[in-house]
Molecule: c-di-GMP-I riboswitch aptamer
Organism: Candidatus Bipolaricaulota bacterium
RNA sequence: ACCUGAAAAAGGCAAAGCUCCGGAGACGGGGUUUCGCAAAGCUCAGGGUCCUACAAAAAAGGAUGGCCGAGCUACCAAG
Repeated sequence: ACCUGAAAAAGGCAAAGCUCCGGAGACGGGGUUUCGCAAAGCUCAGGGUCCUACAAAAAAGGAUGGCCGAGCUACCAAG
């Protein structure tokens, strides 16, 4: 440097549920918990999915990165 994630070790993340807060809603944040994750780290909303009160007038807007894709970066270890 490349490739891989079988085993080991260290550390990391945190679904659903419950609970508090925010939102019209999808959903987001905190706590608890631990289903899982080797990028479940960061960025892009391109595809998919979901929401849509007011306004508008039927596509504009919004949500989701733990659905897929793309870019960047990274721990440990085997080969």